This is a predicted structure of a 74-nucleotide RNA (transfer RNA) from a Candidatus Nanoarchaeia archaeon. The source organism's lineage runs through Archaea, Nanobdellati, Nanobdellota and Candidatus Nanoarchaeia. Rfam family: tRNA. Rfam's curators write: Transfer RNA (tRNA) molecules are approximately 80 nucleotides in length.
[in-house]
RNA sequence: GGGGCAGUAGCUCAGCCUGGGAGAGCAUUGCACUGAAGCUGCAAGGGUCGCCGGUUCAAAUCCGGUCUGCCCCA
Numbered sequence: 001g002g003g004g005c006a007g008u009a010g011c012u013c014a015g016c017c018u019g020g021g022a023g024a025g026c027a028u029u030g031c032a033c034u035g036a037a038g039c040u041g042c043a044a045g046g047g048u049c050g051c052c053g054g055u056u057c058a059a060a061u062c063c064g065g066u067c068u069g070c071c072c073c074a
Stems, first nucleotide, its partner, number of pairs: 001073007010026004020057001028044005050066005
C1' cells in the first nucleotide's frame, strides 16, 4: 500500500442480507418476599446504533468517505 471482518445500553451480543416499533441476557435502582441477606417475582432507569456526508416520505440497515481494533496479502 491492497483486501476482509468487527464497532449497537455499564458488560456480552442479536437485529443489517430483505429500510418503517431500537431490543435480549447479565449488571444497576425500587418494591414484594426474609429476623436480616441470598434466591425468586414484579417494575423502572440507562442508547447522538464509532464519526461525517449522501439517497429516501422514512436509515442501526442502502451508498461514499473516515477513525479504531483484529486477520490476510504485498